[in-house]
RNA sequence: GAUAGAGGUUGCGUAUUUUAAGAGUACUGCUUUGGAUGUGUCAGGCACAGGGGAAGAGGCAGAAAAGGGAAAUACGCCGAAAGAGCAGAUCUCCUGGAGGAUGUGUUCUUGGGCACCGGGUUAAGAACUCUGUGACUGUCACCCACAAGCGGGGUGGUGCGCUAUC
Numbered sequence: 001g002a003u004a005g006a007g008g009u010u011g012c013g014u015a016u017u018u019u020a021a022g023a024g025u026a027c028u029g030c031u032u033u034g035g036a037u038g039u040g041u042c043a044g045g046c047a048c049a050g051g052g053g054a055a056g057a058g059g060c061a062g063a064a065a066a067g068g069g070a071a072a073u074a075c076g077c078c079g080a081a082a083g084a085g086c087a088g089a090u091c092u093c094c095u096g097g098a099g100g101a102u103g104u105g106u107u108c109u110u111g112g113g114c115a116c117c118g119g120g121u122u123a124a125g126a127a128c129u130c131u132g133u134g135a136c137u138g139u140c141a142c143c144c145a146c147a148a149g150c151g152g153g154g155u156g157g158u159g160c161g162c163u164a165u166c
Base pairs, nucleotide, nucleotide: 001166002165003164004163005162008078011077012076013075014074015073016072017071018070019069027062028061029060030059031058032057033056037049038048039047040046041097042096043095044094045093081110082109083108084107085106086105087104089102090101091100092099111137112136114134115133116132118130119129120128138158139157140156141155142154143153144152
């Protein structure tokens, strides 16, 4: 240097199906009240609706969806993958600001899952994510004991690592 492997049965990711929640919410229709504004993220503009009755409030009827969750199946894998920062592109009525979604480039972090405090995101206390802490686990190094070995204990490091073969 090349090839092949291992960590876990809750390793990682993707897709499909079913399902809980979202929610009797948004929204639509009718009606009572109300009496001039309302909607498109904010401001300006523009557009649309509105005394043939706006916003708001009450009643009746109908009634979703998305992201995220759970289970099963299939596929791809072991920097699998995830996140953060910066830059730029596209979309969101026009301009500016903000927010969001998707892709690209680049820098940095993380061996793996779990639990907890705090922060972010979210309808949410679910889930995800970030810093920190804790034990567990994989692997390597050193040390200890065991007649020796397998296995065990302690300390420390962590994937650009580890093991095997060439």

RNAcentral holds the sequence, with entries from MGnify. Predicted 3D model of a 166-nucleotide RNA (Lysine riboswitch aptamer) from uncultured Acetatifactor sp.